Predicted 3D model of a 72-nucleotide RNA (transfer RNA) from a Nanobdellota archaeon. The prediction has a mean pLDDT of 81. Rfam family: tRNA. About the family: Transfer RNA (tRNA) molecules are approximately 80 nucleotides in length. Rfam classes the family as a transfer RNA. RNAcentral holds the sequence, with entries from ENA. The organism belongs to Nanobdellota, within Archaea.

RNA sequence: GCUCCAGUGGUGUAAUGGUUAGCACACAGCCCUGUCACGGCUGAAACCCGGGUUCGACUCCCGGCUGGGGCG
Numbered sequence: 001g002c003u004c005c006a007g008u009g010g011u012g013u014a015a016u017g018g019u020u021a022g023c024a025c026a027c028a029g030c031c032c033u034g035u036c037a038c039g040g041c042u043g044a045a046a047c048c049c050g051g052g053u054u055c056g057a058c059u060c061c062c063g064g065c066u067g068g069g070g071c072g
Base pairs, nucleotide, nucleotide: 001071002070003069004068005067006066007065010025011024012023013022018055027043028042029041030040031039048064049063050062051061052060
């Protein structure tokens, strides 16, 4: 240099173009317990960036950035 893949709460990950953006762990509060642990309930927290297409984009297209694989 070329090429392919990925980027979503703190972490790991889901999500037919129309979801209140889901789940698990972690965190906070409450309950439970003589205490801790386990368990139960509740809560805060996310779509890498900029354009485009579309009535509507996390999702499709283009460019960029970051990370990883392959080729040279």